Background:
A computed fold for a 337-nucleotide RNA from a Clostridiales bacterium, annotated as Bacterial RNase P class A. It is recorded under the gene name rnpB. RNAcentral holds the sequence, with entries from ENA.

RNA sequence: GGAGCAGAACAAAUGAUCGCGGCUGCUGCGGCAGACGAGGAAAGUCCGGGCUUCACAGGGCAGGAUGCCGGUUAACGGCCGGUGGAGGUGACUCCCAGGAUAGUGCAACAGAAAUAAACCGCCGGAGCAAUCCGGUAAGGGUGGAAAGGCAGUGUAAGAGACUACCGCCUGACUGGUAACAGGCAGGGCACAUGUAAACCCCAUUCGAAGCAAGACCAAACAGAGAGCAUAAGGCGGCCCGUCUGCUCUCGGGUAGGUCGCUUGAGCCUGAUGGCAACAUCAGGUCUAGAUAGAUGAUCAUUCACGACAGAACCCGGCUUAUCGUUCUGCUCAUUCU
Repeated sequence: GGAGCAGAACAAAUGAUCGCGGCUGCUGCGGCAGACGAGGAAAGUCCGGGCUUCACAGGGCAGGAUGCCGGUUAACGGCCGGUGGAGGUGACUCCCAGGAUAGUGCAACAGAAAUAAACCGCCGGAGCAAUCCGGUAAGGGUGGAAAGGCAGUGUAAGAGACUACCGCCUGACUGGUAACAGGCAGGGCACAUGUAAACCCCAUUCGAAGCAAGACCAAACAGAGAGCAUAAGGCGGCCCGUCUGCUCUCGGGUAGGUCGCUUGAGCCUGAUGGCAACAUCAGGUCUAGAUAGAUGAUCAUUCACGACAGAACCCGGCUUAUCGUUCUGCUCAUUCU
């Protein structure tokens, strides 16, 4: 230098002018000044939690989610480290990875036959022969899958019928926290196929809705009570009764306003423990908060000429989109020194 693997950072830069949104200060209330003002995904809203309101004796059913082991965390279906399996020469990557002897269902086509076996073949018998009867799963053929594989013994031909090795099952042992691994002994394997991303079974776990959640103040406008006025009017006339007035208090509450709202499981640096995720400690730091919703425009200079994309309660993850640039560690092959 080439081809790769894993991880991380940045997301055109600088300056000027004008404009916009909070905040702080000053003010002559007109403004002025200062500082700050989108992201690695702010996105999808897939999962988990905080917060809020509602519900809730206790137990069960139904329903959802998860599914190897250990750890981590506020929590998770996330992450970290292992185990097993798959891929790669390798660095490394990927896996919805419990149960198919609880039960039920399904398995197209092909094939003789799909959980059940004799089409061809092989062997024995009968028959002149065609063919028929019986044995046989070693061979052929079909299929994703054909009663463990393979070699031998054995046999009429064959067959776990028997034997070695491998696989499977059972048992205890050793190592490991565990998943699991290892060798040992036993079982000839009728415990006879696959599918649970089919129902289902087992274990664990889950109350519901969401910031337009919700809390407070409160013009208007319902309602209740007290006091005042007792004048007039309505209820056909009269009497009683009742309704209509004003003020105050209580109370509900729309418009509107305030809070929730950004100081938080926060961020940065370092140390310590841990393989790591992560935890603890010390120091530093404040970094958008609108409510019709700000974050923009123009000019100048430079370059590699600029991707995906715009906060609306917050946080931890996952997933998806993304012009490119840079850095760190590692692998493979070849060449040179």